[in-house]
RNA sequence: ACCCUUUUAGCACAAUAGGAUAGGGCAUCAGUUUUCUAAAUUGACGAUUGGGGUUCGAAUCCCCAAAAGGGUA
Numbered sequence: 001a002c003c004c005u006u007u008u009a010g011c012a013c014a015a016u017a018g019g020a021u022a023g024g025g026c027a028u029c030a031g032u033u034u035u036c037u038a039a040a041u042u043g044a045c046g047a048u049u050g051g052g053g054u055u056c057g058a059a060u061c062c063c064c065a066a067a068a069g070g071g072u073a
Base pairs, nucleotide, nucleotide: 001072002071003070004069005068006067007066010026011025013023019056028044029043030042031041032040049065050064051063052062053061
């Protein structure tokens, strides 16, 4: 320099080739239980990398940018 892949919550993952309110686990916080802690159980909190476009409708498709990883020389 060129090519390819990935980017969703504090962390690790889903979302069945565009469809209604983005879901689950761990963690955190609060409750129940316990003499207390742990464990168990219930609930809450929290996310689509940024911008633009296509569409009735975009996490998903297209373009630009950013970050991470890989390949060729």
Molecule: transfer RNA
Organism: Bacilli bacterium